[in-house]
RNA sequence: CGACCAGGCCGGGCGGCCGCGAGCGUCUCUUCGGAGGCGUUCGAGGAAAGUCCGGGCUCCACAGGGCGUGGAGGUGGGUAACGCCCACCAGGCGCGAGCCUAGGGAAAGCGCAACAGAGAGCAGACCGCCGAUGGCCCUUCGGGGUACAGGCAAGGGUGAAACGGUGGGGUAAGAGCCCACCGCGCCGGCGGCGACGUCGGUGGCACGGCAAGCCCCUCCCGGAGAAAGACCAAAUAGGGAAGGAGAGCCCCUCGGGGCUCGCGGGACGGCCCGUCCCGUUCGGACUUCCGGGUAGGUCGUUCGAGUCCGUCGGCAACGGCGGAUCUAGAUCGAUGGCCCCCUCGACAGAACCCGGCUUACAGGCCUGGUCGCCGC
Numbered sequence: 001c002g003a004c005c006a007g008g009c010c011g012g013g014c015g016g017c018c019g020c021g022a023g024c025g026u027c028u029c030u031u032c033g034g035a036g037g038c039g040u041u042c043g044a045g046g047a048a049a050g051u052c053c054g055g056g057c058u059c060c061a062c063a064g065g066g067c068g069u070g071g072a073g074g075u076g077g078g079u080a081a082c083g084c085c086c087a088c089c090a091g092g093c094g095c096g097a098g099c100c101u102a103g104g105g106a107a108a109g110c111g112c113a114a115c116a117g118a119g120a121g122c123a124g125a126c127c128g129c130c131g132a133u134g135g136c137c138c139u140u141c142g143g144g145g146u147a148c149a150g151g152c153a154a155g156g157g158u159g160a161a162a163c164g165g166u167g168g169g170g171u172a173a174g175a176g177c178c179c180a181c182c183g184c185g186c187c188g189g190c191g192g193c194g195a196c197g198u199c200g201g202u203g204g205c206a207c208g209g210c211a212a213g214c215c216c217c218u219c220c221c222g223g224a225g226a227a228a229g230a231c232c233a234a235a236u237a238g239g240g241a242a243g244g245a246g247a248g249c250c251c252c253u254c255g256g257g258g259c260u261c262g263c264g265g266g267a268c269g270g271c272c273c274g275u276c277c278c279g280u281u282c283g284g285a286c287u288u289c290c291g292g293g294u295a296g297g298u299c300g301u302u303c304g305a306g307u308c309c310g311u312c313g314g315c316a317a318c319g320g321c322g323g324a325u326c327u328a329g330a331u332c333g334a335u336g337g338c339c340c341c342c343u344c345g346a347c348a349g350a351a352c353c354c355g356g357c358u359u360a361c362a363g364g365c366c367u368g369g370u371c372g373c374c375g376c
Stems, first nucleotide, its partner, number of pairs: 001372010012342002015339004020043010045347001049358002052356005057225004064273004070220004074088005089103001090101004104216002109214002111210002126156002128152003133149002135146004164182006183205001184203008229299004239290005246261006262280006306325008
């Protein structure tokens, strides 16, 4: 100097004038609902987006048990928790820094692999190789030919994938048929919390792939959702229709009361069990449909698993300790307009809050690392 890898940050700026929303303080007015003035402080994001995960919070009686549905899937840590983050292991990619992985099970079962190909799971002979033994023909009796019977799956071809791989021996030609090494199974030593690694021994060796197909195994999980929910005020028609579940016993002032069993209904996604509550016909719980009133106000609503700095522990994620600090709360939904100068710019606007993931992003800055070239 160039090419890359990992991480972090900015993303219009300064000033002036007018105009918005909230908090606090203060003053004035008030129909007591509230309105206005002044001062001061603050006022959209790294993704506010997607609504994909996890929670906080609220409600449903306890959110009890089981099934189903759903989710996760190497090991060990972090975290409130997670499908997230960190470190490591294995496999793969890259010269490298690094990056990727839906990473338990294929001998529990079912299923799939078009076409091509002989054959796609305990299969197979298209091109081929051999023909020792038997058959046939010839023979100078040494042998030769044939490829019929028979043997082979090592070579070639098809395919994404062909029933371990390479080399050697052996054989008529071949084949784990035998041997060496690799692979695989089993046994053991050592290292590691562990996934696993490494070393040694032993066995010719038990049958491919896909589970990101159903499935099996292990672990996790109530549901809904801020238009959640709580309170205040006001108004109306506590309207109409249909359906809707029983027997016994006791007491009594004959109205009723009580007990037992059964039945019906409700308890915020499905089913079952348990439990609780209500009802069981005079006036019945509840369910369905039709119709009417209100849709006003306050809270929830922002101090948080918060942010920043220092220090200690840890490879790290992160945690402990100490200190500092408060940074939007709208609801017909706040940030706008004008002017001067400057580097003229992307993706894009909170709506209960937080931790993540994913997606979009013009241009620029910082830190560390790798490779190549040149120079010293």
A computed fold for a 376-nucleotide RNA from a Planctomycetota bacterium, annotated as Bacterial RNase P class A. NCBI's taxonomy places the organism under Bacteria, Pseudomonadati, Planctomycetota. The coordinates come from a structure-prediction model, not an experiment, and the mean pLDDT is 77.